Predicted 3D model of a 273-nucleotide RNA (Archaeal signal recognition particle RNA) from a Nanobdellota archaeon. Rfam family: Archaeal signal recognition particle RNA. Its family is annotated with signal recognition particle, plasma membrane targeting and SRP-dependent cotranslational protein targeting to membrane, signal sequence recognition in the Gene Ontology. For this family Rfam cites "Towards the structure of the mammalian signal recognition particle" (Wild et al., Curr Opin Struct Biol, 2002). NCBI's taxonomy places the organism under Archaea, Nanobdellati, Nanobdellota. It is recorded under the gene name ffs.
RNA sequence: GGGCAGGCUAGGCCGGGAGGUUAGCCCUCUCCUGUCACCGUCUACGGGCUUUAGGCGGGGCCGAAGCUUGGCAAGAGGCGUACCCGAUGCCGUUGGGUCCUGGGCCGGACGACGAUGGUCUGUCCUGCGGGAUCAUGGUUCUUGGGAACUGGGUCAGGGCAGGAAUGCAGCAGCCCUUACUGGGGAUGAUGGUGCUCGCAGGGUAGCGGACCGGAGGAAAGUUCAGGGUAGCUCUGCGUCAGAAGGUGCCCCCAUUGUUAGGCGUGCCUGCUC
Repeated sequence: GGGCAGGCUAGGCCGGGAGGUUAGCCCUCUCCUGUCACCGUCUACGGGCUUUAGGCGGGGCCGAAGCUUGGCAAGAGGCGUACCCGAUGCCGUUGGGUCCUGGGCCGGACGACGAUGGUCUGUCCUGCGGGAUCAUGGUUCUUGGGAACUGGGUCAGGGCAGGAAUGCAGCAGCCCUUACUGGGGAUGAUGGUGCUCGCAGGGUAGCGGACCGGAGGAAAGUUCAGGGUAGCUCUGCGUCAGAAGGUGCCCCCAUUGUUAGGCGUGCCUGCUC
């Protein structure tokens, strides 16, 4: 110094990327992708960091094994961009339908217990007049009430005047009457009305009544002709916007292959050459 075996240490591995977020980065979130391959706990009204490559704590495997940088190729995925296709929508517009008028066809509800049609009229509205009813306040009647003094009458006791007779004022009480309070009728006034009557006028699609007249006849459907409308709807066309999907390119890039570099390849023991 080489080989084999065992032990140890430094170390390595136990994933990476895109989107989103952010001044920027790591993590929690979403997605893509790889492996035999980690665990607990914290975080979106966020957690951490500012040169760090999340914080705190624990574990497994390998072990001098490896780690790492750049180029090239393949390539999942993503951001962006250009184009294709184009659901759908807005707007405009052509022609129909819906709408109106007339004709034809069909139809036959109803109809001599009287059809379509026609006349008058009520219901409705306006004006004028009357009533009913309600409310308000007034007058009048009445129940209760009853005046500390500032109301009336009568005024015990007491007071005042007086020699007395007597006179005067007057509290309480009693009687009466205001205020106050409740109620009814009447009357006239003002105002209201899901009411009502009369007169005059207007209107009449629907419903009702009366009458004329005497045999038809409404709707629906279909078709033809003419007209109208952009409210709705169907169809066609045009302009614009445009979801999903697809293709190309740029950039980022999981993963794989290849190539050129950088760092590392240590320590101990036994046997053997």